[in-house]
RNA sequence: GGCUUCAACAUCCCCGUGAUUCGGGCGCAGCUUAACCAGCAAAGCGCAGUGGAACCACUGGAGCC
Repeated sequence: GGCUUCAACAUCCCCGUGAUUCGGGCGCAGCUUAACCAGCAAAGCGCAGUGGAACCACUGGAGCC
């Protein structure tokens, strides 16, 4: 240097860090109505321990070359 594998550290357990993509959740915003209720359909914006997946880089171990 390359590859494989793991997460001790954590105010139950799980969760090393930061991006990206797909999917999910919540909120905003549209149409219809005088208004409410109810209903309708995509695209968009925002929020977050998104306990879903993929992928890239990195931290710290272990192993192989």
A computed fold for a 65-nucleotide RNA from a Terriglobales bacterium, annotated as nadA riboswitch. Of the family's consensus pairs, 100% are formed in the model. Rfam family: nadA riboswitch. The family's RNA type in Rfam is small RNA. For this family Rfam cites "Structure and ligand binding of the ADP-binding domain of the NAD(+) riboswitch" (Huang et al., RNA, 2020). The source organism's lineage runs through Bacteria, Pseudomonadati, Acidobacteriota, Terriglobia and Terriglobales.